[in-house]
RNA sequence: GUGCAGCGCGCCUAGGGUUCCGGUUUCGCAUCGAAACGCUGGUCCGAGAGGCGCAAGCCGGCAAGAAGCCGGUGACACGGCGGGCCAAAAUCCCGGGAGAC
Numbered sequence: 001g002u003g004c005a006g007c008g009c010g011c012c013u014a015g016g017g018u019u020c021c022g023g024u025u026u027c028g029c030a031u032c033g034a035a036a037c038g039c040u041g042g043u044c045c046g047a048g049a050g051g052c053g054c055a056a057g058c059c060g061g062c063a064a065g066a067a068g069c070c071g072g073u074g075a076c077a078c079g080g081c082g083g084g085c086c087a088a089a090a091u092c093c094c095g096g097g098a099g100a101c
Base pairs, nucleotide, nucleotide: 008054009053010052011051012050015045016044020042021041022039023037024036025035026034027033028032057073058072059071060070061069062068076096078099082094083093084092
């Protein structure tokens, strides 16, 4: 440098905004409605490099017609600008990218 294959899911958290709920303020034909405001929060979104659990895969054994069962392993990981989704934003997606070492 090239080729092939792989980097999964669930629950939660850091974080995120404002569609809905709630809240505050103002207005109004006022137990209601409208507008504005992310405002501690609930619903909601949510991590490759966060947590927990499970799985694929691989190794060993048992069974062996096989399905399957048991145990082990299941690693490491610095990272823009810019763009995109949903109502909107984000450590979400582009992205284990560009780049750096």